[in-house]
RNA sequence: CCCUUAUCAAGAGAGGUGGAGGGAAGGGCCCUAUGAAACCCGGCAACCGGCCAGAGAGCGCGGUGCCAAUUCCUGCAGGUUUAUCCUGAAAGAUGAGGA
Numbered sequence: 001c002c003c004u005u006a007u008c009a010a011g012a013g014a015g016g017u018g019g020a021g022g023g024a025a026g027g028g029c030c031c032u033a034u035g036a037a038a039c040c041c042g043g044c045a046a047c048c049g050g051c052c053a054g055a056g057a058g059c060g061c062g063g064u065g066c067c068a069a070u071u072c073c074u075g076c077a078g079g080u081u082u083a084u085c086c087u088g089a090a091a092g093a094u095g096a097g098g099a
Stems, first nucleotide, its partner, number of pairs: 002098007013041001015040003021031003026074003042067003047063003050059002052056001071091001076088004
């Protein structure tokens, strides 16, 4: 980098270091010196593994993941409306397999 598959409407600090960016990409719209990214601590969740004389709406031990806004919205297709809204796809993210 590619393939398969499941999920993506919930959840997560008023902490420390840091010092200008960040939200995938284009278009928007936002966040940010009342402190961005990153790192640490903390937390959330329960995909894989593990555990249990109890097998569950279980535990949260190991491996990931995640912690503004629905995947922040949108781009394509179909339907619908005065505005718009709905559904699906594409793309993306994450897990688990595979090549």